[in-house]
The part of an RNA shown here (large-subunit ribosomal RNA, domain IV) has 328 nucleotides and comes from Caedimonas varicaedens. The RNAcentral record of the full RNA draws on ENA and SILVA.
Context: one part of a larger RNA
RNA sequence: UGAUGUUGAAGGAACUCGGCAAAAUGCUCCCGUAACUUCGGGAUAAGGGAGACCCUUGUGUGGGCAACCAUGCAAGGGUGGCACAGAAUAGGGGGUAGCGACUGUUUACCAAAAACACAGGACUCUGCAAAGUCGCAAGACGACGUAUAGGGUCUGACGCCUGCCCGGUGCUGGAAGGUUAAGAGGAGGGGUGCAAGCUCUGAAUCGAAGCCCCAGUAAACGGCGGCCGUAACUAUAACGGUCCUAAGGUAGCGAAAUUCCUUGUCGGGUAAGUUCCGACCUGCACGAAUGGCGUAACGACUGCCCCGCUGUCUCCAACAUCACCUCA
Numbered sequence: 001u002g003a004u005g006u007u008g009a010a011g012g013a014a015c016u017c018g019g020c021a022a023a024a025u026g027c028u029c030c031c032g033u034a035a036c037u038u039c040g041g042g043a044u045a046a047g048g049g050a051g052a053c054c055c056u057u058g059u060g061u062g063g064g065c066a067a068c069c070a071u072g073c074a075a076g077g078g079u080g081g082c083a084c085a086g087a088a089u090a091g092g093g094g095g096u097a098g099c100g101a102c103u104g105u106u107u108a109c110c111a112a113a114a115a116c117a118c119a120g121g122a123c124u125c126u127g128c129a130a131a132g133u134c135g136c137a138a139g140a141c142g143a144c145g146u147a148u149a150g151g152g153u154c155u156g157a158c159g160c161c162u163g164c165c166c167g168g169u170g171c172u173g174g175a176a177g178g179u180u181a182a183g184a185g186g187a188g189g190g191g192u193g194c195a196a197g198c199u200c201u202g203a204a205u206c207g208a209a210g211c212c213c214c215a216g217u218a219a220a221c222g223g224c225g226g227c228c229g230u231a232a233c234u235a236u237a238a239c240g241g242u243c244c245u246a247a248g249g250u251a252g253c254g255a256a257a258u259u260c261c262u263u264g265u266c267g268g269g270u271a272a273g274u275u276c277c278g279a280c281c282u283g284c285a286c287g288a289a290u291g292g293c294g295u296a297a298c299g300a301c302u303g304c305c306c307c308g309c310u311g312u313c314u315c316c317a318a319c320a321u322c323a324c325c326u327c328a
Base pairs, nucleotide, nucleotide: 001323002322003321004320005319006318007317008316010314011313014312019309027051028050029049030048031047036041038157052079053078054077055076056075057074058073059072060071061070062069063068080084092307093306094305095304096303097302098301099299100298104116105115120155121154122153123152124151125150126149132141133140134139158294159293160292161291163224164223165222168221169220170217171216172215173214174213177212178211179210183206184205188201189200190199191198192197225243226242227241228240229239252286253283264280265279266278267277268276
């Protein structure tokens, strides 16, 4: 000096990105426990008290014919210690937000999460030799199942809900019409030949699906405006005009895991708060199953605050063990 421990005056998070680490809590019984809630929870909530040993009295359980043996509980009295769950083992707690309902799963060896999954919801395909998948095939799975079944996609408990747009793309439907391949068809033309013929070419016309076209469909892919004016202070604009669109963002939420300007403004908390909470709405660039907004319980998740506690710190010190180093 380093590592691992132990202890520490006064203070007690002033440390730090952040209480990281450490400390503290810890068991059993008794008392007592809030908001909220899906009435199950929350809850060991929180917060208190007791605990060793000896004696007395009362009382219980098991065994035994009984004497008695074993083992508890309660009340009262007493004894010793600094300390009685005497060691070891052995929850710190509370408040408030975000996200995800939950238990689970994951980057074997830098990520455990808000990511994945999930029960539930929805759309869609599939009538059985099913759809779908593997295979060149035979065949197999699906399934020794049969639409309350099986496949695909999206969403993700629960509660309240899920608005408008079918112009584009996709999908589905459509006995018409347009276009259209091979093929059918052969008017006509060329070569050759005396000719019969052989051969080459070939216009109309008839020809599928597809595309065009016509509809439907958004819990399909997706999309959801601009300018100008107007009220008896001012400001603002319920109102009016105009342009464009397939339609111009509804409910709810909103400086948000989304807000650039921005440390927005106001309020709360602090002596002091770029974080946090509650509001406002001027939403650069929220928004409804790429789900919207809430939500009890849950979380080695992520913020903020408080109590307790402490060598994290003010500010370091001593001790124990081990190692390095130096000397013998």
Taxonomically the source falls in Caedimonas (Bacteria, Pseudomonadati, Holosporales, Caedimonadaceae).